[in-house]
Glycine riboswitch aptamer from an uncultured Thermoleophilia bacterium, 96 nucleotides, folded computationally. It was read from a public genome assembly, where an Rfam model found it.
RNA sequence: CAGAAAGCCGCGUGAGAGUCCGUCGUCCCGGCGGACGCCGAAGGGGCAAGGCGCGCGAGCGUCGAAACUCUCAGGCCAACGGAACGCGGCCCGACG
Numbered sequence: 001c002a003g004a005a006a007g008c009c010g011c012g013u014g015a016g017a018g019u020c021c022g023u024c025g026u027c028c029c030g031g032c033g034g035a036c037g038c039c040g041a042a043g044g045g046g047c048a049a050g051g052c053g054c055g056c057g058a059g060c061g062u063c064g065a066a067a068c069u070c071u072c073a074g075g076c077c078a079a080c081g082g083a084a085c086g087c088g089g090c091c092c093g094a095c096g
Base pairs, nucleotide, nucleotide: 001096007090008089009088010087011086012085013084018036019035020034021033022032023031024030037076038075039074043072044070045069046068050063051062052061053060054059
């Protein structure tokens, strides 16, 4: 000089899945309590290949990803939230 990846901020796009009962409430919306269900894309848990260690060996232990899986948490009109992606900015400063 150059400006990779990661990170942060802003903006945009952004899926899924709910009914019933009681009660408060003039109704709706909503709050509280309950019953039976459901969803995966905040967060969290699990593991395949493979690595490492041990064992003569079969094998054992350990590390080990996801949009897979579990559903602890969260969610099930909208809003909020929301993984991921795109754009812009900031920070950092890899290879060269």

Of the family's consensus pairs, 90% are formed in the model.